Predicted 3D model of a 387-nucleotide RNA (Bacterial RNase P class A) from a Rhodocyclaceae bacterium. It matches the Rfam family "Bacterial RNase P class A". From the family's description: Ribonuclease P (RNase P) is a ubiquitous endoribonuclease, found in archaea, bacteria and eukarya as well as chloroplasts and mitochondria. The family's RNA type in Rfam is ribozyme. The RNAcentral record of the sequence draws on ENA. A source record names the gene rnpB.

[in-house]
This record gives sequence, structure tokens and C1' cells, in this order.
RNA sequence: GAAGUUCGCCAGGCAGUCGCGGUGCGCAUGCGCAUCGAGGAAAGUCCGGGCCCCGCAGAGCAGGAUGCCGGCUAACGGCCGGGCGCCAUAGCCUUCGGGUGAAAGCGACGGAAAGUGCAACAGAGAGCAGACCGCCGAUGGCUCCUCGUGAGAUCAGGCAAGGGUGAAACGGUGGGGUAAGAGCCCACCGCGGACGUGGUGACACGGACGGCACGGCAAACCCCAUCCGGGGCAAGGCCAAAUAGGGGGACGUUGACGCUGCUCGCGGAGUCCCCGGGUAGGCUGCUAGAGCGGCGCGGCAACGCGUCGACCAGAGGAAUGACUGCCCGGUGGGUGGAGUCCGCUCCACCCGCUCGACAGAACCCGGCUUAUCGGCGGGCUUCCCAC
Repeated sequence: GAAGUUCGCCAGGCAGUCGCGGUGCGCAUGCGCAUCGAGGAAAGUCCGGGCCCCGCAGAGCAGGAUGCCGGCUAACGGCCGGGCGCCAUAGCCUUCGGGUGAAAGCGACGGAAAGUGCAACAGAGAGCAGACCGCCGAUGGCUCCUCGUGAGAUCAGGCAAGGGUGAAACGGUGGGGUAAGAGCCCACCGCGGACGUGGUGACACGGACGGCACGGCAAACCCCAUCCGGGGCAAGGCCAAAUAGGGGGACGUUGACGCUGCUCGCGGAGUCCCCGGGUAGGCUGCUAGAGCGGCGCGGCAACGCGUCGACCAGAGGAAUGACUGCCCGGUGGGUGGAGUCCGCUCCACCCGCUCGACAGAACCCGGCUUAUCGGCGGGCUUCCCAC
């Protein structure tokens, strides 16, 4: 310097005129001044909470969620670091056949000798399986002959090594052995439990031993471990006003009803349905918070501790908008210059643009996911050049 990849930050700026909402002050009944006024996702409503209400807030079952190890956090299905597995491509080399090969990325990552189940079709056979094509036929049978332990083809019988089917066929390669074969035996690889070493741990490494369990799927039922009460700001609380403390019915101290379902326990006198009437107004919850920024220390990091500083929207049918000028960015065209691999790239100036992404709080916070113009910066890996 180029390429690949990953992470973080910003999110048009300034000024003027007019127009909005909150707060404070002045003043007086609508004015003046000061100050503040949308996001990284405010979105989706997918998780976790704060907060509120119900249940004496208890127990169990059912149901649901998570699932490698360690750490962070209020918590999480989140984040950080690590382990194991999978998967490449870029690049480089090249005899142009090929060889070598990152950073990064993905993981729904506990258990398959507890049990059940599934794998279409094809295939002999799909998990304590299996003979279609085949191989053997030593032993018993059959035939021939030179009548010997000769030859032949096969029946009984043996085999699953070769071929085929299939996504997958009961470890792989090589050798021995055998009638022909097979972990039958051996070497190496794979696998297994135990042992040793390292590590908090997942796990890694090592030698010895064992011919070795009957493979895959649990995003199938299931087993194991951990966690989960329900409903939600349209939650809830207060004030004022109005009406018809209206009418009818069912159930209920032999227990209705009590915020997913069932059982037990506990509380317990009203509960529910239909018809009809009145009100739907105001205040609060509602913004100082598991918050934000600087610095220091600890930690690989997520993050934690300490200290200093500032207050950064609270609307209530829903406020932050419109116009003008300049600058910035983008884009189309023109002129000039530089570089050039002659495709184009970069710089300066001028003109134009109804260009400026995704997009707008509604009780709040921590995440995840989705959408997105452009700019700036960092990390890692590979290659090239120079020193």
C1' cells in the first nucleotide's frame, strides 16, 4: 500500500423572521424574558425486569422455558471469555494436472445400553438385520475314470471379504490365515473405560490395556438439571358531578365466589346473567434514573469500585414546524490540471437539483430482531513493496 473481515462513533451545521409545548420569573388575565424540547433504532411486541392490582402471597400435579464450561448482570432465551465440532473462500505456489490454505463465519452444543417411536422409495437386509448377482463346496451326497485320497459340476452346507440398491448397510487401510471368508489373528488409525499430567472447568495431552457396546434422528415422545403465580399504565390512586340504592332471574354457610387448568389447604357472604337509566370531567401515576458524562484503579473482556460534574421532552387526539441565506454531504453537466493498467481515479472552480437515508417518544429500563444515505476511526488475517 492492496484485499478480506470484524467492532465502535456521528446521524446535517450556523444565522435570521414568524409559529408551537414544558418549566421558572415578572406581570396581570394574556403578554414579556430566560431556558429546555424525539432515536440508534423511538419500530417489532420477541425475551427479562422496575412499578401496580388480586390471591394469608401455601403445597402438589399438569403446562411452559432454557440446555458445553467459567464469569458479568436486578434479571434474561442477553453479554464477555474459553472449549469442542462444522464449514469454507480470499490469497500464495504451480510442470496448469493440481498443491497449500487464513482472519472470519455457523452451532437448536445435556442424555441414544431407561423405554417407546421414525427413516418414503429402492434394496436380501435399515440395528441383537441380511442373501439379489456372486465366492467356496474341505466334510456327507451325485457323475466319470487311469480306482488314486484323481477329475467335474453342483445338492446339502459354509461366507458376507467382492459387486449391486440406497442419504446411510453393523468400523477403515494393509497383511496373515482359510475350502472360501470374517477382528478370526496382527500392525497402524478410529472407539472405550480406567490411570497419569495440565487446567476452577468444559476439555487437552500421554503411555499401557481392551477386539470393541446393537449406527442416525430427542427442532420426535421421553429422561436429567435449572427456572417460572396470574393480569397489566386501557395497571392503579384521589376528587367532583349525575342518576332509577330501577326491574327480572339463577346460584349461595349442605360453601357460590376468590385473575391459566386440576387437586389439597386457606379465606369467605355475597356472586353471576339479562333489560333499562346516569356519568365518561379534573388531578395524579408521568419523569432524578438498576440513568448520563469525565477521570482514576481492578479485570484479557463483559463489567465492577471510587471520585468529580451536569439535569438532557413529559404531550394528553397528542408539541419541536414553515420560509430565507450561507456552509457541509450527495448527484447531473461543463472547464482546467495531475496520475494512468487508457476502463477510469483524484483535485480545483462554475451552473443546476421540488436531493439529504431508515424514520417520530406516550410509565420507565436492560436486551434481541428488523430497516437504513453517507462519513470517521480501531482490531485481526493474507499478500506486495521499501528499509